SAM riboswitch aptamer (S box leader) from a Candidatus Microgenomates bacterium, 105 nucleotides, folded computationally. Model confidence (mean pLDDT): 83 of 100. Rfam family: SAM riboswitch aptamer (S box leader). Gene Ontology term of the family: regulation of gene expression.
[in-house]
RNA sequence: GGAGAAUCAAGAGUGAUGGGGAGGGUUUUGGCCUGAUGAUCCAUCCAGCAACCGUCCGUUAAGCCGGAGCGGUGCUAAACCCAACCCUUUAAGGGAGGAUUAGUC
Numbered sequence: 001g002g003a004g005a006a007u008c009a010a011g012a013g014u015g016a017u018g019g020g021g022a023g024g025g026u027u028u029u030g031g032c033c034u035g036a037u038g039a040u041c042c043a044u045c046c047a048g049c050a051a052c053c054g055u056c057c058g059u060u061a062a063g064c065c066g067g068a069g070c071g072g073u074g075c076u077a078a079a080c081c082c083a084a085c086c087c088u089u090u091a092a093g094g095g096a097g098g099a100u101u102a103g104u105c
Stems, first nucleotide, its partner, number of pairs: 001105002005101004013046001015045005023034003028084004047076003052072003055068004080097001085095003
């Protein structure tokens, strides 16, 4: 990087320090929100959420299931911020696109 699988309207920091300096909210467009009171982003530290994978415990013949949160990711404005593309039974519906995880090539 490719093709599939699962999840995505829940939850949790606008935290501190340093860097940087104009847009950003992860294609595009229109909104809306946000940003020199320094955002998005990068690094470090602390805190938290969650439970995809490993680990441990309980249960079971086993699996399923439940719990812990030690480790590996991930995440911590707003529904994947809203809508726009396609289908429909018009719905928190289905797809497309995107994000994360484990495996696989």